The RNA shown here (SAM riboswitch aptamer (S box leader)) has 107 nucleotides and comes from Planomicrobium sp. CPCC 101110. It was read from a public genome assembly, where an Rfam model found it. The source organism's lineage runs through Bacteria, Bacillati, Caryophanales, Caryophanaceae and Planomicrobium.

RNA sequence: UUCUUAUCAAGAGAGACGGAGGGAUUGGCCCGAUGAUGUCUCAGCAACCAGCCUGCAGAAGGUAAGGUGCUAAUUCCUAAAGGGGAUCUCCUCCUUGAAGAUAAGAA
Numbered sequence: 001u002u003c004u005u006a007u008c009a010a011g012a013g014a015g016a017c018g019g020a021g022g023g024a025u026u027g028g029c030c031c032g033a034u035g036a037u038g039u040c041u042c043a044g045c046a047a048c049c050a051g052c053c054u055g056c057a058g059a060a061g062g063u064a065a066g067g068u069g070c071u072a073a074u075u076c077c078u079a080a081a082g083g084g085g086a087u088c089u090c091c092u093c094c095u096u097g098a099a100g101a102u103a104a105g106a107a
Base pairs, nucleotide, nucleotide: 001107002106003105004104005103006102007101008100013042014041015040016039017038021031022030023029025079027077028076043071044070045069048067049066051063052062053061054060075099080096081095082094083093084092085091
């Protein structure tokens, strides 16, 4: 990097460094010199994998000292298809998909 499977409406921030854009892309809408994004430290959340406990085992549940992940906004909304509502070229709701993210496995 690609493929497969699972999940994505819940949860969880302080300090230091640094100094301009950032939220993947599109359109929107937001965040940002009252210092964002990012990096580091500490703290926390969660429970995918591993471990441990209950369980004959499986299922399921518990735990949190390991490997990841995460800690603005539902993956911030959206894009393609289908369906519904309406004050009907605007707007709005639902379903599925695409794309993306994370984990585990494989190549």